RNAcentral holds the sequence, with entries from ENA. This is a predicted structure of a 1419-nucleotide RNA (small-subunit ribosomal RNA) from an uncultured prokaryote. Its Rfam family is "Bacterial small subunit ribosomal RNA". Its mean pLDDT, the model's own confidence on a scale to 100, is 84.
[in-house]
RNA sequence: UCUCCGGGAUGACGAGUGGCGGACGGGUGAGUAAUGUCUGGGAAACUGCCUGAUGGAGGGGGAUAACUACUGGAAACGGUAGCUAAUACCGCAUAACGUCGCAAGACCAAAGAGGGGGACCAUGAAAGCUUCUGUUUGGGGAUGAGCCCGCGUACCAUUAGCUUGUUGGUAGGGUAAUGGCCUACCAAGGCUACGAUGGUUAGCUGGUCUGAGAGGAUGAUCAGCCACACUGGAACUGACACACGGUCCAGACUCCUACGGGAGGCAGCAGUGAGGAAUUUUGCGCAAUGGGGGAAACCCUGACGCAGCAACGCCGCGUGAGUGAUGAAGGCUUUCGGGUCGUAAAGCUCUGUCAAGUGGGAAGAACCCACAUGGUGAUAAUACCGCCAUGUGUUGACGGUACCACUGAAGGAAGCACCGGCUAACUCCGUGCCAGCAGCCGCGGUAAUACGGGGGGUGCAAGCGUUAUUCGGAAUUACUGGGCGUAAAGAGCGCGUAGGCGGUCUUUUAAGUCAGGUGUGAAAGCCCGGGGCUCAACCCCGGAAGUGCACUUGAAACUAAGGGACUUGAGUAUGGGAGAGGGAAGUGGAAUUCCUGGUGUAGCGGUGAAAUGCGUAGAUAUCAGGAGGAACACCGGUGGCGAAGGCGACUUCCUGGACCAAUACUGACGCUGAGGCGCGAAGGCGUGGGGAGCAAACAGGAUUAGAUACCCUGGUAGUCCACGCAGUAAACGGUGAACACUAGGUGUAGCGGGUAUUGACCCCUGCUGUGCCGCAGCAAACGCAUUAAGUGUUCCGCCUGGGGAGUACGGCCGCAAGGUUAAAACUCAAAGGAAUUGACGGGGGCCCGCACAAGCGGUGGAGCAUGUGGUUUAAUUCGACGCAACGCGAAGAACCUUACCAGCCCUUGACAUCCCGGUCGCGGAUAACAGAGAUGUUUUCCUUCAGUUCGGCUGGACCGGUGACAGGUGCUGCAUGGCUGUCGUCAGCUCGUGUCGUGAGAUGUUGGGUUAAGUCCCGCAACGAGCGCAACCCUCGUCCUUAGUUGCCAUCAGUUCGGCUGGGCACUCUAGGGAAACUGCCGGUGAUAAGCUGGAGGAAGGUGGGGAUGACGUCAAGUCCUCAUGGCCCUUACGGGCUGGGCUACACACGUGCUACAAUGGCGGUGACAAUGGGACGCGAAGGGGCGACCCGGAGCUAAUCCCCAAAAGCCGUCUCAGUUCGGAUUGUUCUCUGCAACUCGAGAGCAUGAAGUUGGAAUCGCUAGUAAUCGUGGAUCAGCAUGCCACGGUGAAUACGUUCCCGGGCCUUGUACACACCGCCAGUCACACCAUGGGAGUUGGUUUUACCCGAAGGUGGUGCGCUAACCGGUUUACCGGAUGCAGCCAACCACGGUCGGUUCAGCGACUGGGGUGAAGUC
Repeated sequence: UCUCCGGGAUGACGAGUGGCGGACGGGUGAGUAAUGUCUGGGAAACUGCCUGAUGGAGGGGGAUAACUACUGGAAACGGUAGCUAAUACCGCAUAACGUCGCAAGACCAAAGAGGGGGACCAUGAAAGCUUCUGUUUGGGGAUGAGCCCGCGUACCAUUAGCUUGUUGGUAGGGUAAUGGCCUACCAAGGCUACGAUGGUUAGCUGGUCUGAGAGGAUGAUCAGCCACACUGGAACUGACACACGGUCCAGACUCCUACGGGAGGCAGCAGUGAGGAAUUUUGCGCAAUGGGGGAAACCCUGACGCAGCAACGCCGCGUGAGUGAUGAAGGCUUUCGGGUCGUAAAGCUCUGUCAAGUGGGAAGAACCCACAUGGUGAUAAUACCGCCAUGUGUUGACGGUACCACUGAAGGAAGCACCGGCUAACUCCGUGCCAGCAGCCGCGGUAAUACGGGGGGUGCAAGCGUUAUUCGGAAUUACUGGGCGUAAAGAGCGCGUAGGCGGUCUUUUAAGUCAGGUGUGAAAGCCCGGGGCUCAACCCCGGAAGUGCACUUGAAACUAAGGGACUUGAGUAUGGGAGAGGGAAGUGGAAUUCCUGGUGUAGCGGUGAAAUGCGUAGAUAUCAGGAGGAACACCGGUGGCGAAGGCGACUUCCUGGACCAAUACUGACGCUGAGGCGCGAAGGCGUGGGGAGCAAACAGGAUUAGAUACCCUGGUAGUCCACGCAGUAAACGGUGAACACUAGGUGUAGCGGGUAUUGACCCCUGCUGUGCCGCAGCAAACGCAUUAAGUGUUCCGCCUGGGGAGUACGGCCGCAAGGUUAAAACUCAAAGGAAUUGACGGGGGCCCGCACAAGCGGUGGAGCAUGUGGUUUAAUUCGACGCAACGCGAAGAACCUUACCAGCCCUUGACAUCCCGGUCGCGGAUAACAGAGAUGUUUUCCUUCAGUUCGGCUGGACCGGUGACAGGUGCUGCAUGGCUGUCGUCAGCUCGUGUCGUGAGAUGUUGGGUUAAGUCCCGCAACGAGCGCAACCCUCGUCCUUAGUUGCCAUCAGUUCGGCUGGGCACUCUAGGGAAACUGCCGGUGAUAAGCUGGAGGAAGGUGGGGAUGACGUCAAGUCCUCAUGGCCCUUACGGGCUGGGCUACACACGUGCUACAAUGGCGGUGACAAUGGGACGCGAAGGGGCGACCCGGAGCUAAUCCCCAAAAGCCGUCUCAGUUCGGAUUGUUCUCUGCAACUCGAGAGCAUGAAGUUGGAAUCGCUAGUAAUCGUGGAUCAGCAUGCCACGGUGAAUACGUUCCCGGGCCUUGUACACACCGCCAGUCACACCAUGGGAGUUGGUUUUACCCGAAGGUGGUGCGCUAACCGGUUUACCGGAUGCAGCCAACCACGGUCGGUUCAGCGACUGGGGUGAAGUC
């Protein structure tokens, strides 16, 4: 020096013994309605660590982990033998201000370790000294737990009784401690309507949200308390647990297994799965704050500090600022001018937050600790140690984060909802009760500010909407702060318990009450004042508040409690009169019915009318007698009595209450009344009677479409009595009871008083009851109003949108019927009250109209004409549909018309404007051909635009072309204008101002009269006015005047005898102007009015006749096909042209007419008398022809001149009642006329034919006077065509008592559930669909429970044959005995589990019950 072995020391680890902590911190809200919590108190009691003070710590002993050896098991985990230590464990000593005990006395603990230094000759892992820490005894403090008490602390009474250790006592046990906490014995208590017991739900609080507050809702985050830790039970350890990350047992579940056995518990932090509309990272760090251990360094800490995710919330910031009008482009819209997005953009000039990049860069750190220095304490000590101060060093997860500087750049950064009203914000398009919206009302069916989109706008903004939830509004549960006559709501009525409330004076107390003080009401939060993050949110500091509870000191008015007194509330006594008050017994007459007998004969009875029924076996009627039951006429009266229901002949007995009067007495004895008890109409039920009349059910007859009804004939329960039950009514004054107060007037019932009187009345007045009217006040209004619905007090009952529903279930009651108590699901946006205006009524009153009635004539029957429906058709064009469509549009369809159909044609078009090109042979007439024609092709003849700046310049016309456009009898009359019908020529409809009413509204306009009239008069809170009525206008009727031609002719003259002519204008007439009629006059009536009635005069008399004239409005009345027009639709067609057809069809039905059925007529004859009109593409005369339609003819006439133009009914004769001499359809044939054309499809004439029809069912129409009826005449349209329409005149009646009824209308009033208004509204059954729900044989699950069985773990008690180191005793040197302890066993307790049964809550359930909702179903 290296290697190996052994020992010691030190360091880094591991296991173990031992100590302390795992009862804190963290999570969750399952359970819990009180073993909880909140607040304030209390005594019988514990407290490790901490703190200050008092004492002690002496001396011994026996074990046992680890470890070693062997060994079991798959594992978890063990077993046996052996060794060893301690602040682990055990005796002994010591023992008080401790414990026990009246006392004497007895009894009770402990542990050392680290540092320094270390006398001694030396040695030491030594003694002793010192310091620090640990340890022990008892007693204080602090802290933290335990226990007890008062108040507060959800809902259900469809939970009303609960309780046996239950309540108390005694004794004992147990606990840290009180206590039935437990045990034994004794007593029989305890809780409960101030809600026990049961059920459901729920952690409680500070607080949070909302609200003016009072309240209501809530209990996330933060903080305090409680409970829980897979589910149930149990103890151990410990200062503290019956213990989240401890133990044992049972159970469910998951995992491992060698099948024998084992393991586990995220409601810790992350994370996973599942569920769900939905809720984050398997992050960093102990740097800070805090906790545990440790002497300390330090270790542990998903507590905590940070970071990540989520617009989840709050706060702050940005996405730019200024300027900029050609108001750009573009979008949207438009009245086409514009408007709007909009200074918005672009452009120009600026700024730089955030984001990005580069660079710098904190605070949060104070400790502790180490070292150094100084001071100080302890000490023998300048060691060591403790304390203090200073200095240096050390510690940052967040994080290179906050913050700062620089760079560049307007660059990277705006959405969402809404726009009908509520509610800020509007237009276009699309859609067409579809699609859709919707918080409520509601929007959408062809012009949607409501759906969808666009533009624009409004609101909020890094958010905005939706959904859910809470409070508010909501005085809509009403304490603050509601109601109950009719809106929801007074119990049917009384007696009365508990309770609530309660007269006057005095005194005491001090419970309530009031005042002061003290304690508490944790912190956080809210509020106020400061401060810190650039501000704010946020955080920090201070204050106030916390309306409460407890204690204490006072006050004594009020309430209360105790004492004393009073009389007015209440009651008692005395004397009166009133009464259908109640109960019982008895009596009475009238009437009905029945029975018996007499008289008597054919009906009675009943009804709108009848029949059923009764009657010749003798009814009804009538007389006499008898039987029986029920009800009590008149009096009788908004009169009486009773609490209500209710009570009505008379008498007797028993009995309740009210009232009046006067005194005396009691002395607040009172009021109300939850529960409770009683009474309680009619009908109903039970038992037994009774039963005349009446009469549900039932039977028959009627009525009716039917008639299970109303009417009639019968008729049983019942109605009556006794005894029970039932317990409801529109049991109503729809009005609870009691007390007090607040203008009156007038009846009535009972009892009094006063004046006066002989007395009775009359008059004045008091109390009690019962009515009416009315002031204040109240009330939504209606109304109430001393009998309140007024003003107050007390108590009870009841209400909270409609339906479902006074129902279901449950309870109670009942013989039953049923009663009482009493929901929910679901469904609707109303249901309801009072009043208003209308409309309506088989409501009322008044009135009118050819409305009825009285009359005359028709329609409905026949034939024909015409219109419509229907049918048919290629088309039969369209419209009009009760009155108020149907001889209507149409005052006139052969073509045309014409809109329809078929076919053939055209496409800037048949027509208008603009543009381009061409021509000025443009245009007109004529003819031919093709064609059905439109049209096309061609021929002949005539004519040859205007202006002019002289330019094919302009205008005009025509042809051709392009596109704008034309065109539409296409749709919508429910988008409209205009026009019209109708109610209705009905008398109404309104306004201003005023007044009344909360208001809608009323009044006026109603009322009394009157009228044709809202016409007029009178009255009146109305006074006036407007549109309507009337009048003014036209016409007819009388007269005057003016004017006389074409009108007229009295007088005069002429005459062809015709006013023809002269003449005249008198008369008629014409047409201009005037007059006249106004109830003006008289009588009556009326209110002296308005007026009505009669009369006179007058041409006319009471609006003289007729016409025109149509209020506000109604009917979405009619018309887009007269016209105009919004929107939509078509555009070589839904436009335009043409030919032919159709509108004219024809089994049928209806409307409107014509002609008839005949003698008031037909036919023949005769030849008297009108008026209105019309006439030049016209009326057309004379004359002539024709049997006639008509033709020839062409005078006159532009028309008071000429023509149409003959008027007809009339009169005379004949026919003689018949299908005719009625009637004329239909058909044949021959004609005439119009027209381009009469076939479909015209009118007329002649001859022939000669149908139905003999006066019309039900039903229905017109007309009141020059009307109906009847007779003819004219006109428009129009070539022709009228039985239609519009006009004209001739002849010319009847009837109207009257307003009951039918229809329509006007005014007033009444009812109303109607208001698109009675053609309204609406109940119920049935059928169908859907929804929720009750019952239901049962079935499934949860919850709870009596009794019984089993009985794990555990602690307790007993036992302890077995085992047993320390201690004791004896032998004495490893043995015995004792004590002690343990295993084991036994007992009671007891979790889970089990058996029989019960409670309760849910789910399902064949079938079944009702309910709700639904588009146009049925009766």